[in-house]
Context: one part of a larger RNA
RNA sequence: AACGAACGCUGGCGGCAGGCUUAACACAUGCAAGUCGAACGAUAUAGCGGCAGACGGGUGAGUAAUGCGUGGGAAUGUGCCUUUUGGUUCGGAAUAGCCCCGGGAAACUGGGAGUAAUACCGGAUAAGCCCUUCGGGGGAAAGAUUUAUCGCCAAAAGAUCAGCCCGCGUUAGAUUAGCUAGUUGGUGAGGUAACGGCUCACCAAGGCGACGAUCUAUAGCUGGUCUGAGAGGACGACCAGCCACACUGGAACUGAGACACGGUCCAGACUCCUACGGGAGGCAGCAGUGGGGAAUCUUGGACAAUGGGCGAAAGCCUGAUCCAGCCAUGCCGCGUGAAUGAUGAAGGCCUUAGGGUUGUAAAAUUCUUUCAGCAGGGAAGAUAAUGACGGUACCUGCAAAAGAAGCCCCGGCUAACUCCGUGCCAGCAGCCGCGGUAAUACGGAGGGGGCUAGCGUUGUUC
Numbered sequence: 001a002a003c004g005a006a007c008g009c010u011g012g013c014g015g016c017a018g019g020c021u022u023a024a025c026a027c028a029u030g031c032a033a034g035u036c037g038a039a040c041g042a043u044a045u046a047g048c049g050g051c052a053g054a055c056g057g058g059u060g061a062g063u064a065a066u067g068c069g070u071g072g073g074a075a076u077g078u079g080c081c082u083u084u085u086g087g088u089u090c091g092g093a094a095u096a097g098c099c100c101c102g103g104g105a106a107a108c109u110g111g112g113a114g115u116a117a118u119a120c121c122g123g124a125u126a127a128g129c130c131c132u133u134c135g136g137g138g139g140a141a142a143g144a145u146u147u148a149u150c151g152c153c154a155a156a157a158g159a160u161c162a163g164c165c166c167g168c169g170u171u172a173g174a175u176u177a178g179c180u181a182g183u184u185g186g187u188g189a190g191g192u193a194a195c196g197g198c199u200c201a202c203c204a205a206g207g208c209g210a211c212g213a214u215c216u217a218u219a220g221c222u223g224g225u226c227u228g229a230g231a232g233g234a235c236g237a238c239c240a241g242c243c244a245c246a247c248u249g250g251a252a253c254u255g256a257g258a259c260a261c262g263g264u265c266c267a268g269a270c271u272c273c274u275a276c277g278g279g280a281g282g283c284a285g286c287a288g289u290g291g292g293g294a295a296u297c298u299u300g301g302a303c304a305a306u307g308g309g310c311g312a313a314a315g316c317c318u319g320a321u322c323c324a325g326c327c328a329u330g331c332c333g334c335g336u337g338a339a340u341g342a343u344g345a346a347g348g349c350c351u352u353a354g355g356g357u358u359g360u361a362a363a364a365u366u367c368u369u370u371c372a373g374c375a376g377g378g379a380a381g382a383u384a385a386u387g388a389c390g391g392u393a394c395c396u397g398c399a400a401a402a403g404a405a406g407c408c409c410c411g412g413c414u415a416a417c418u419c420c421g422u423g424c425c426a427g428c429a430g431c432c433g434c435g436g437u438a439a440u441a442c443g444g445a446g447g448g449g450g451c452u453a454g455c456g457u458u459g460u461u462c
Base pairs, nucleotide, nucleotide: 001461002460003459005458006457007456008455009454012334013333014332015331016330017329018327019326020292025290026289027288029287030286031285034051035050036049040047058245059244060243067170068169069168070167071166072165073164076162077161081158082157083156084155085154086153087152088151089123090122091121092120099112100111101110102109103108129138130137131136143150144149145148171217172216173215178208179207180206183205184204185203186202187201188200189199190198220242221241222240223239224235225234226233227232247268248267249266250265251264270281271280272279273278298324300323301322302321306320307318308317309316310315337367338366339365340364347358348357349356350355371403373398374397375396376395377394381389406451407450408449409448410447411432412431413430417446418445419444420443421442427434428433
């Protein structure tokens, strides 16, 4: 000097920021992802179908490199968006909802009849596309309506995003010295969007390592933050980028994209319901609860703005976000009055008893009204409408010095001294050290010094 701080004493106002560093401990309750009737049948919030749920939000457990930072690279994919070209033809069979009959405590589920589509399937066509032994072969579409549009299919290009590879950099320990069989390379095959031992068969025996392999411990990385003249050192809260995770472990499905926080399946631990047969759940989302801890907030308002999802739109949803609430946690600003006022009042303290000091301090007189208070007016933020914030900010007026000062220290370091009490006791203390009867070092008082809505202590870093 600094802090995501805590503790003690104290506490007037405002602006801006910050607020579980510990148990990635367990979670009651509510909300946090829906939307489209201009795809469909239908009474419909249920159903079918489409898009979205892979974003946004949280956390840092794991990870010392499948990570991150930086600079390159080739063997890739890309919904929505933009540009361009060419199409959008003919048919079919189901199924949910609904109805009927059941099973079950529930979660849920079985059978039958019948039905729609932009759901599903087949035929046709193929500029371009894919495969090819170059002969040929393969493969598409969906309609809606208010008649103006929105869609659908194929292909090419772009943009964006993502996957992959390489160089360099990236904590400590040698009281860790050897490690490695898909291991290292080749051939062939499989697999992937894509290269590749990614996987497999066969072959070879390689590959890494004192320039520290392997092992162990610790740790998310960075832009940056703190400190310092710098070089460095320490750190990685808030904000931003990347990564990883979502009760623990594993797996795939759907999809342009996940091996998916509020999806599915399996196993496990835990909790709950049960008619004991069986089921349900996952706050490291926002609030909130218990627990742990020195310690960290409201079960608030609004979609008004910005942004996101769906929709042609109106609009709906949005604990993202914007705001409000709590906390001196921090930074910044302001106030707690100003001027005059000496018989230097009273009181306190000291005293050599003369006086000194508190001290222009108070009183008193004159003045002002910031902030707070009361009353009136009252925004911008919104581009036509729409304002949670909010009758807020701000402006005007009114009253009265009126409502607003503490904390630490005074032996030296280190700014600031006397008296009383105590008597190696009680106590102080960062270091040196004070205290055993005259203690400027303990406790009180007066006085003084420092900082100030804070002050001191503790912890940590430089």

Description
Predicted 3D model of a 462-nucleotide part of an RNA (small-subunit ribosomal RNA, 5' domain) from an uncultured prokaryote. Rfam family: Bacterial small subunit ribosomal RNA. Gene Ontology terms of the family: structural constituent of ribosome and ribosome. The RNAcentral record of the full RNA draws on ENA.